[in-house]
Context: one part of a larger RNA
């Protein structure tokens, strides 16, 4: 290099969009570049290997012969991969009708709760807990009613139910916008696929600069437990949760399962579309989403048309444990870090 793996034993990039490249559907002709068959020329000698053969064997020596798996050249096949030209349509796209939905963005609206402020009833507790106390509270708390402020999330609907590439989306309504799907086949004619750099998204925590703060809360303070208690249980309570614009770029970013084609038995439930009929708890069909299985697989669990089974294509990443995702050096950051990625030494 061959080889063997990547749901849990090391190992799938958090996702997408694409550059190089590497792979690429069905037919017909062309060319001979890979390819295949043959000729020729080279591929020093030694050495190896095979067969003899000389030193008393033996190393060592000497004749042969294979071999040198390779270049080069020339003739010749045309299947396969290529090139070039024509052609098709089963990939792919484009059109035309139609569904469905928390897929984004920005504006505006609405109820229900807590939290506060103002006024009213009322009067001694009220609040926490295992039980307390810290704490409120006659300067009138809690409770209860009316009004008033502000912020910050949508009860039921609601569902292994939708969407979205992933993070990820949930009140209502208005505009802007992206994609799926199903149905007709009108068009185009392989435009595909996969993706090393590279560019974008990219939870929550942090970071800037500037606004906003009910609630809820890292840190801190104080009651408690307790041998102690920097905790776990109470009362407070700043950052921060919130908006806007820049940054970070990281998760158990999980299905711990890249992505893409095609092939392999079935039942069942839901979601969204079509057709069809004998209109029902019917048949078929297509996309999706679960759940049990066949057959095959797998160390085992267990996967099973949503593979993790059979097969190809492209990418990515693993090769004892700990050192270590560390140090150094680069790159990127404002900082926090990240991202790239060792070795001594030890078992």
């Nucleotide at each position: 290099c061959u080889g063997g793996g990547c749901g849990u034993a090391a190992a799938g990039c958090g996702c997408g969009c694409g550059u190089a490249g590497g792979c690429g559907g069905c037919c017909u002709g062309u060319c001979a570049a890979g390819u295949u068959g043959g000729g020729g020329g080279u591929g020093a000698a030694a050495g190896c290997c095979c067969a003899g053969g000389g030193c008393u064997c033996a190393a060592c020596c000497c004749u042969g012969g294979a071999a040198c798996u390779g270049c080069c050249u020339c003739c010749a096949a045309a299947a396969c991969u290529g090139u070039c030209a024509g052609g098709c349509u089963a990939u792919a796209g484009u059109u035309c009708g139609g569904u469905a939905g928390g897929g984004g963005a920005u504006g505006g609206c609405g109820g229900a709760a807590u939290u506060c402020c103002u006024a009213g009833u009322g009067u001694a507790g009220a609040g926490g807990u295992g039980a307390a106390a810290u704490u409120c509270g006659u300067a009138g708390a809690u409770a209860u009613u009316a009004g008033g402020a502000g912020g910050a999330a949508c009860a039921c609907c609601a569902g292994u139910g939708g969407c979205g590439a992933a993070g990820g989306c949930g009140g209502c309504c208005a505009u802007c916008u992206g994609g799926c799907c199903c149905g007709a086949u009108a068009c185009u004619g392989a435009c595909g696929c996969u993706g090393a750099g590279g560019c974008g998204c990219g939870a929550a925590a942090g970071c800037g600069u500037g606004g906003g703060g009910a609630g809820c809360a890292a840190a801190c303070a104080g009651g408690a437990u307790u041998a102690g208690a920097u905790a776990c249980c109470c009362u407070g309570g700043u950052a921060g949760u919130c908006c806007a614009c820049g940054c970070u770029g990281u998760a158990a970013a999980c299905g711990a399962u890249g992505a893409g084609u095609g092939c392999u038995a079935g039942u069942u439930g839901u979601u969204g579309g079509a057709a069809c009929c004998u209109c029902g708890a019917g048949u078929u069909u297509c996309a999706g989403u679960g759940a049990c299985g066949u057959a095959g697989u797998u160390a085992a669990c267990g996967c099973g048309u949503u593979a993790a089974g059979c097969a190809c294509u492209c990418c990515g990443c693993c090769u004892g444990g700990g050192g270590a995702g560390u140090a150094c050096g680069g790159u990127c950051g404002c900082a926090a870090g990240a991202u790239u990625a060792a070795a001594a030494c030890u078992c």